[in-house]
Context: one part of a larger RNA
RNA sequence: UGACGGGGGCCCGCACAAGCGGUGGAGCGUGUGGUUUAAUUCGAUGCAAAGCGAAGAACUUUACCAAGGCUUGACAUGCCGUGAAUCCUCUUGAAAGGGAGGGGUGCCCUCGGGAACGUGGACACAGGUGGUGCAUUGUUGUCGUCAGCUCGUGCCGUAAGGUGUUGGGUUAAGUCUCGCAAUGAGCACAACCCUCGUGUUUAGUUGGCACUAUGAGUUUGGAACCCUGAAGAGACCGCUGGUGUUAAGCCGGAGGAAGGAGAGGAUGAGACCAAGUCAUCAUGCCCCUUAUGCCCUAGGCAACACACGUGCUACAAUGGAUGGGAUAAAGGGUCGUGAUCUCACGAGGGUGAGCUAACUCCAAGAACCCGACCUCAGUUCGGAUUACAGGCUGCAACUCGCGUGCAUGAAGCAGGAAUCGCUAGUAGUCGCCUAUCAGCCAUACGGCGAUGAAUCCGUUCCCGGGCCUUGAACA
Numbered sequence: 001u002g003a004c005g006g007g008g009g010c011c012c013g014c015a016c017a018a019g020c021g022g023u024g025g026a027g028c029g030u031g032u033g034g035u036u037u038a039a040u041u042c043g044a045u046g047c048a049a050a051g052c053g054a055a056g057a058a059c060u061u062u063a064c065c066a067a068g069g070c071u072u073g074a075c076a077u078g079c080c081g082u083g084a085a086u087c088c089u090c091u092u093g094a095a096a097g098g099g100a101g102g103g104g105u106g107c108c109c110u111c112g113g114g115a116a117c118g119u120g121g122a123c124a125c126a127g128g129u130g131g132u133g134c135a136u137u138g139u140u141g142u143c144g145u146c147a148g149c150u151c152g153u154g155c156c157g158u159a160a161g162g163u164g165u166u167g168g169g170u171u172a173a174g175u176c177u178c179g180c181a182a183u184g185a186g187c188a189c190a191a192c193c194c195u196c197g198u199g200u201u202u203a204g205u206u207g208g209c210a211c212u213a214u215g216a217g218u219u220u221g222g223a224a225c226c227c228u229g230a231a232g233a234g235a236c237c238g239c240u241g242g243u244g245u246u247a248a249g250c251c252g253g254a255g256g257a258a259g260g261a262g263a264g265g266a267u268g269a270g271a272c273c274a275a276g277u278c279a280u281c282a283u284g285c286c287c288c289u290u291a292u293g294c295c296c297u298a299g300g301c302a303a304c305a306c307a308c309g310u311g312c313u314a315c316a317a318u319g320g321a322u323g324g325g326a327u328a329a330a331g332g333g334u335c336g337u338g339a340u341c342u343c344a345c346g347a348g349g350g351u352g353a354g355c356u357a358a359c360u361c362c363a364a365g366a367a368c369c370c371g372a373c374c375u376c377a378g379u380u381c382g383g384a385u386u387a388c389a390g391g392c393u394g395c396a397a398c399u400c401g402c403g404u405g406c407a408u409g410a411a412g413c414a415g416g417a418a419u420c421g422c423u424a425g426u427a428g429u430c431g432c433c434u435a436u437c438a439g440c441c442a443u444a445c446g447g448c449g450a451u452g453a454a455u456c457c458g459u460u461c462c463c464g465g466g467c468c469u470u471g472a473a474c475a
Base pairs, nucleotide, nucleotide: 001475002474004471005470007469008468009467010466011465012464013463015459016458019422020421021420022419023418026313027312028311029310030309031308032307033306034304035303042053043052064299066297068295069294070293073125077124078123079121080120081119082118083117087102088101089100090099091098092097107114108113127288128287130286131285132284136282138277139276140275141273148187149186150185151184152183153182154163155162156161167178168177169176193265194264195263196262198233200231201230202229203228204227209221210220213218236259239253240252241251242250243249315415319374320373322371323370324369325368331362332361333360336355337354341350342349343348381412386407388405389404391402392401428451429450430449431448432447433446
């Protein structure tokens, strides 16, 4: 000087407390461990691994395993020979691949040849998702959006170092202020950026409004509203009362759509964890080179006594089933979205209008409201499991896809010890959409709106963190 203390002081955080809803019990989904296996590819392992890499494992993907094959190779550059290439037929094979036959000559041209493509050969080489993340680049997590981390000059100290950065106040903040052997500066903080919330100006098409006629498409008018873009305004403790040291600020009030950082996002200093990643990529060294490379068929990644994580659905009456009625936002669409009509109980089939989209389509919102039924039961709760039938995608649905109909109707009556999230348009509840994608194991991830609470006395305690100080068995 740091790190540490079941030392002290001050302060903060859904850290505790006060509340609301969960997990831990059940069934199922998914990931992991373990076990099994020819293989169950690899990585991630307290917080900070475990719905993680994977924003889509039937083949492919695919890296694993078994069998069958190749050896200048699936891919790149260079040399030589030959044929343009594409194409068609037969045969062998599970395919990859092998064998045989046919047809056929284009482009440029100085007629020597050349370009592109195929094929054969020799060698330099290719190739490796093989090892090492403890050799590395890059990138990411974490502490933590915590308020810290440093430097120049000066001064102090023999030096390591200190001071500044400590102290009195204050702040979300090393934020600001006063003081001070310090005086200045940099990276973080804040602001500048984006979205939402209020006016103004401007622009009105495909959107909005009004009127007339019309079955409808449509026609006409105007730009006040809604909305959609663009520009600009607005919030600054600016005004005012108190308090404070006449400071920084803090507490109240007015005005205001918004008040003291208005709400949310993006933004992540220096150091730490030899944290993660050689399987995104790049790369040193080591290793393989008729194989640890490459092609193909089938299988596996989906196994199942069990253990853990994370979710979904429930255990019901604040409910279930049934008939009718209402209201969004944000997305996506041409190898696409698919209206209408029609067939089917339904999944779905046939038809194929419009739309390259404020025009058309996905699209129907669901909780909610109004009627009538069920009456406390393992039930009209719950839906696992299983049988049959039928549909869709796709060469292909057995291992191993997703819907539908009918039947079946398991556990579960609120979950021990323990443990998690959340402070307001939040939690909880409800549905909608995208990416990936032929299809989909999505209950996931990422967004969108609808409805909409309770509690915060307080900082003694648990956890984490910041500043000052103290101790000593650490470096």
Background: Small-subunit ribosomal RNA, 3' major domain from Hordeum bulbosum, 475 nucleotides, folded computationally. The prediction has a mean pLDDT of 84. It matches the Rfam family "Bacterial small subunit ribosomal RNA". Taxonomically the source falls in Hordeum (Eukaryota, Streptophyta, Petrosaviidae, Poaceae). The RNAcentral record of the full RNA draws on SILVA.